The RNA shown here (c-di-GMP-I-GGC riboswitch aptamer) has 82 nucleotides and comes from a Nitrospirota bacterium. The model forms 95% of the base pairs in the Rfam consensus. The coordinates come from a structure-prediction model, not an experiment, and the mean pLDDT is 82. The source organism's lineage runs through Bacteria, Pseudomonadati and Nitrospirota. Rfam family: c-di-GMP-I-GGC riboswitch aptamer. Rfam links the family to the GO term cyclic-di-GMP binding.
RNA sequence: ACCGAAAAAGCCAAACCCUUCGCGAGGGGGGGGCGGAAAGCGCCGGAUCUUGGUAACGGAAAAGAUGGCCGGGCUGCCGAAA
Numbered sequence: 001a002c003c004g005a006a007a008a009a010g011c012c013a014a015a016c017c018c019u020u021c022g023c024g025a026g027g028g029g030g031g032g033g034c035g036g037a038a039a040g041c042g043c044c045g046g047a048u049c050u051u052g053g054u055a056a057c058g059g060a061a062a063a064g065a066u067g068g069c070c071g072g073g074c075u076g077c078c079g080a081a082a
Base pairs, nucleotide, nucleotide: 003079004078011036012035016031017030018029019028020027021026034068040074041073043072044071045070046069047066048065049064050063051062
């Protein structure tokens, strides 16, 4: 390096509840704990969703959301076995 223990030290935190911001998808904070070895980042491509409503189109442009959706990229804790 690869790999990932019924290991250790830490880390993150789904649903749901409260609160708050947003037209919305959703975001922030608190509780919670299903899970996670990148459940770190969000740079690139895609996917899905929201707003929108075009000459027309079972839905154009444009603007957004999701990284706990996929692939690539960058970074990173621990150290048994093979």